Predicted 3D model of a 369-nucleotide RNA (Bacterial RNase P class A) from Sorangiineae bacterium NIC37A_2. Rfam family: Bacterial RNase P class A. It is annotated as a ribozyme. The sequence was found by an Rfam model in a public genome assembly. The coordinates come from a structure-prediction model, not an experiment, and the mean pLDDT is 77.

[in-house]
RNA sequence: CGAGAUGCACAGACGAUCGCCGGAUCCGUUUGGAUCGGGAGGAAAGUCCGGGCUCCACAGGGUAGGAUGCCGGGUAACGCCCGGUGAAGGUGACUUCGAGGACAGUGCCACAGAAAGCAAACCGCUGGCCUAGAGCCAGUAAGGGUGAAAGGGUGGUGUAAGAGACCACCGCGAGUUCGGUAACGGACUCGGCACGGCAAACCCCAUCCGGAGCAAGGCCAAGCAGAGGAGUCGGGUGACCCGCCCAUCGCCUCCUCGGGUAGGCUGCUCAGAGACUCUCGGUGACGGGAGUCCUAGAGGAAUGAUCGUCAGGCCCAGGCGGGUGACCGCCGAGGCACCACAGAACCCGGCUUACGUGGAUCUCGCUCC
Numbered sequence: 001c002g003a004g005a006u007g008c009a010c011a012g013a014c015g016a017u018c019g020c021c022g023g024a025u026c027c028g029u030u031u032g033g034a035u036c037g038g039g040a041g042g043a044a045a046g047u048c049c050g051g052g053c054u055c056c057a058c059a060g061g062g063u064a065g066g067a068u069g070c071c072g073g074g075u076a077a078c079g080c081c082c083g084g085u086g087a088a089g090g091u092g093a094c095u096u097c098g099a100g101g102a103c104a105g106u107g108c109c110a111c112a113g114a115a116a117g118c119a120a121a122c123c124g125c126u127g128g129c130c131u132a133g134a135g136c137c138a139g140u141a142a143g144g145g146u147g148a149a150a151g152g153g154u155g156g157u158g159u160a161a162g163a164g165a166c167c168a169c170c171g172c173g174a175g176u177u178c179g180g181u182a183a184c185g186g187a188c189u190c191g192g193c194a195c196g197g198c199a200a201a202c203c204c205c206a207u208c209c210g211g212a213g214c215a216a217g218g219c220c221a222a223g224c225a226g227a228g229g230a231g232u233c234g235g236g237u238g239a240c241c242c243g244c245c246c247a248u249c250g251c252c253u254c255c256u257c258g259g260g261u262a263g264g265c266u267g268c269u270c271a272g273a274g275a276c277u278c279u280c281g282g283u284g285a286c287g288g289g290a291g292u293c294c295u296a297g298a299g300g301a302a303u304g305a306u307c308g309u310c311a312g313g314c315c316c317a318g319g320c321g322g323g324u325g326a327c328c329g330c331c332g333a334g335g336c337a338c339c340a341c342a343g344a345a346c347c348c349g350g351c352u353u354a355c356g357u358g359g360a361u362c363u364c365g366c367u368c369c
Base pairs, nucleotide, nucleotide: 001365002364003363004362005361006360008358009357010356012310013309014308015307016306017305018304020039021038023036024035025034026033027032041341045352046351048350049349050348051347052346053213054212055211056210060242061241062240063239065209066208067207068206069205070084071083072082073081074080085099086097087096088095089094100204101203105202106201107198108197109196122144123143124140125139126138127137128136129135152170153169154168155167156166157165171193172191173190174189175188176187177186178185179184217266218265219264220263226257227256228255229254230253231252234246235245236244274293275292276291277290278289279288280287281286313336314335315334318331319330320329321328322327
């Protein structure tokens, strides 16, 4: 200098004029007026998880169903976060994970290939016979082919040619032992040892799981008018069963005809599993302590528009400086542009996705000394 990896910060500022919403105080009361404060995000997006809150339900038990799935921690909780183990990818910094069980059972491994769960010989290699031919018999699974995968790998001994047939190492299995809370890792000994893969296939195992949702729910005002028919023993916030509660002149479901209402207030505000600063503990997520702060609440949906200056961004005439060098920094008339993703709607904790500028640390490569 170039390319990359990981974390962090910000998401314009000031002034003037006009406009919108809400709060406090005062005045007024028909609408209102004055003053002083406040008014959109890191993702507000997705609606994917977890909760707070509201309502239903004797809120209980079970079946089906769904979710998670290595170990240890954090948290109100989680499918989230932190640390670790193992595996995969990358030269690396790092990233990712579909991470329990294949000896409970069932199923699949197409095509190709001789053969894909108990095996196998297409080509080939070796030996023999002989009709000498491209034949026949026996041995073989080292070499080649097919395939995602061919029944351990590399090297040797040995053999007619080969083969764990034998040997060394690796791998696999078993045992003992050491380290670690654990997942797991190391060491040693024994054994020639081959019972493949897929569970993001069905399944088994462990743990967890009521439902519906602010259009939940509550209050007030106004207004009316219910009638007929059918069904069923039922109805009770996912399905089914048991239990429980309410009923059986009823509830409920459906059809036909007919009437009223769609208004106002509340829920509704960021007083919180809250934010910020300092400090202590911890590798960290996070937790303890002290102090300070209060920061939108619309209701078809407010938080805006214009002008000016500055910051920041890009291009560049010209100039100054640093360094041994490769190279770097600063000033800068002038020009361009106002530039990313993007708008709360009951409130929080996460994840995922979109995206501009700046800076820090680390990795690799090139060049210079």